[in-house]
RNA sequence: GACCCGUUGGUCAAGCGGUUAAGACACAGCCCUUUCACGGCUGUAACAUGGGUUCAAAUCCCGUACGGGUCACCA
Numbered sequence: 001g002a003c004c005c006g007u008u009g010g011u012c013a014a015g016c017g018g019u020u021a022a023g024a025c026a027c028a029g030c031c032c033u034u035u036c037a038c039g040g041c042u043g044u045a046a047c048a049u050g051g052g053u054u055c056a057a058a059u060c061c062c063g064u065a066c067g068g069g070u071c072a073c074c075a
Stems, first nucleotide, its partner, number of pairs: 001071007010025003018055001027043005048064005
């Protein structure tokens, strides 16, 4: 340098054109408990970034960034 794959809350992770962006852990509040833990309820918090397509994009396309892989280059 070329090509391929990936990127979603603090962590993990579902999603496959129309969801209130599911769930678990963590965190906060309340309940429970003599206390703590466990448990229950509620809540906060995410689509890497810029464009395009579309009535509608996390989802499809292109660029960029980052990570991984294969190949090439490497006197």
Model confidence (mean pLDDT): 82 of 100. Predicted 3D model of a 75-nucleotide RNA (transfer RNA) from Lactobacillus sp. The sequence was found in a public genome assembly. Lineage of the source: Bacteria > Bacillati > Bacillota > Lactobacillaceae > Lactobacillus. Rfam family: tRNA. Rfam's curators write: Transfer RNA (tRNA) molecules are approximately 80 nucleotides in length. By type it is a transfer RNA.